Context: one part of a larger RNA
RNA sequence: CUGGGUGUAAAGGGUGCGUAGGCGGGCUGGCAAGUCAGGCGUGAAAUCCCGAGGCUUAACUUCGGGGCUGCGCUUGAAACUGUCGGUCUUGAGUGAGGUAGAGGCAAGCGGAAUUCCUAGUGUAGCGGUGAAAUGCGUAGAUAUUAGGAGGAACACCACUCGGCUAAGGCGGCUUUGCUGGGGCCUUAACUGACGCUGAGGCACGAAAGCGUGGGGAGCAAACAGGAUUAGAUACCCUGGUAGUCCACGCCGUAAACGAUGAAUACUAGGUGUCGGGAAGCAAAGCUUCUCGGUGCCGCAGCAAACGCAAUAAGUAUUCCACCUGGGGAGUACGUUCGCAAGAAUGAAACUC
Numbered sequence: 001c002u003g004g005g006u007g008u009a010a011a012g013g014g015u016g017c018g019u020a021g022g023c024g025g026g027c028u029g030g031c032a033a034g035u036c037a038g039g040c041g042u043g044a045a046a047u048c049c050c051g052a053g054g055c056u057u058a059a060c061u062u063c064g065g066g067g068c069u070g071c072g073c074u075u076g077a078a079a080c081u082g083u084c085g086g087u088c089u090u091g092a093g094u095g096a097g098g099u100a101g102a103g104g105c106a107a108g109c110g111g112a113a114u115u116c117c118u119a120g121u122g123u124a125g126c127g128g129u130g131a132a133a134u135g136c137g138u139a140g141a142u143a144u145u146a147g148g149a150g151g152a153a154c155a156c157c158a159c160u161c162g163g164c165u166a167a168g169g170c171g172g173c174u175u176u177g178c179u180g181g182g183g184c185c186u187u188a189a190c191u192g193a194c195g196c197u198g199a200g201g202c203a204c205g206a207a208a209g210c211g212u213g214g215g216g217a218g219c220a221a222a223c224a225g226g227a228u229u230a231g232a233u234a235c236c237c238u239g240g241u242a243g244u245c246c247a248c249g250c251c252g253u254a255a256a257c258g259a260u261g262a263a264u265a266c267u268a269g270g271u272g273u274c275g276g277g278a279a280g281c282a283a284a285g286c287u288u289c290u291c292g293g294u295g296c297c298g299c300a301g302c303a304a305a306c307g308c309a310a311u312a313a314g315u316a317u318u319c320c321a322c323c324u325g326g327g328g329a330g331u332a333c334g335u336u337c338g339c340a341a342g343a344a345u346g347a348a349a350c351u352c
Stems, first nucleotide, its partner, number of pairs: 003324004007306002012320001014204004021197003025088007033081002035077008048066007091194001092191003095187005103179005108173002110154001115149007125136002163170002209250006218244002223239004261319006269297013301308002325352003334345004
């Protein structure tokens, strides 16, 4: 290389959009590039294979035959692929009627709590722990009442197995406004294969971190102190700065996980739940059927086992990504990107 693989052994890209490319539904006609068949030419000799001969034999060598799986030309075939037309509606999309939702962005509003400030009541403690101490407090704390300020987060509802989003992620309210040609169901009016995947590319992308300017209640890396301890650069306690929040701009990584790429089709059942539709029953409602999501159990099958099992890790097809013993090493060097931190790409010697 081929092959075999990628839930947990090495291996699915963090996610989407999409370029080139690869692959692609039913019927029908033409062409004949691929494909198949016949013929002709060529495919030097040697080499190779078979048979026979010559050196005493063999190697070696001579002769004859075959082969040289290829290429070109030509004549045909038309199932499949391709290509050029025609046509269809089931794939895909549009329309119409409904519908659920923490989907996104912006603005406004709300109550509880913590902290701080002011005033009142009130007096010696409070706080904290395994026990303490540091700390706060007679300059009146803690507690309690009233008023005010400010920032951040939204208890219950609530979800164990709910919903939405491509993923990251999304939860007070009322809206309000904007937005995603978002999802699902019904219908079958329209287009007529317009599809799938997707190297590069572009966009999005938790937390932490970075830049500039704001903000700062609580929490809290670093740091300080008190304990603990043989020590304690920790766990516990008292404080506390970056940060956490906002605007704009970077960063581009995560156990970015379902450790499971996307799409399509097929393959026993049972039972929850969420959103629709249809039928039946007189009805709140119940039953049956059905479409889409989300769970559990389970057969066949698969699997090293664990387990997966219509949301497959089953049976198949298409396309992309990735793996190929451990360490060295996600390192070095080079390159690209970044303000930096660093990210991406990514070896070898050597060694077991």

Source information:
RNAcentral holds the full RNA, with entries from ENA and Greengenes. Small-subunit ribosomal RNA, central domain from an uncultured bacterium, 352 nucleotides, folded computationally. The coordinates come from a structure-prediction model, not an experiment, and the mean pLDDT is 81.